[in-house]
RNA sequence: AACUGAAAAAGGCAAACUUGUUGAAAAACAAGGACGCAAAGUUAUGGGCCUAAGGUGUACGCACUAUGGCUGCCAGACCGCCGGA
Numbered sequence: 001a002a003c004u005g006a007a008a009a010a011g012g013c014a015a016a017c018u019u020g021u022u023g024a025a026a027a028a029c030a031a032g033g034a035c036g037c038a039a040a041g042u043u044a045u046g047g048g049c050c051u052a053a054g055g056u057g058u059a060c061g062c063a064c065u066a067u068g069g070c071u072g073c074c075a076g077a078c079c080g081c082c083g084g085a
């Protein structure tokens, strides 16, 4: 260094929900709060999923569509703590 995560040690992050703000929405941010997480660190690169303002179509019921999002959906890439039963 690679691989690996038993027992530890130092720590870290923070689901749902609540409040506020932004947004058309999905969702994001901040505070509270902990379901959990050995990458639940960074990255929208691949796949998948969510939304549909605008656009298109319409039988006016609605349907399709990402340039908008989700990394705590799965991977890839990059960085990282402590160990090796």
Stems, first nucleotide, its partner, number of pairs: 003084003012037002017032006035072001041078003045075003048070003054065004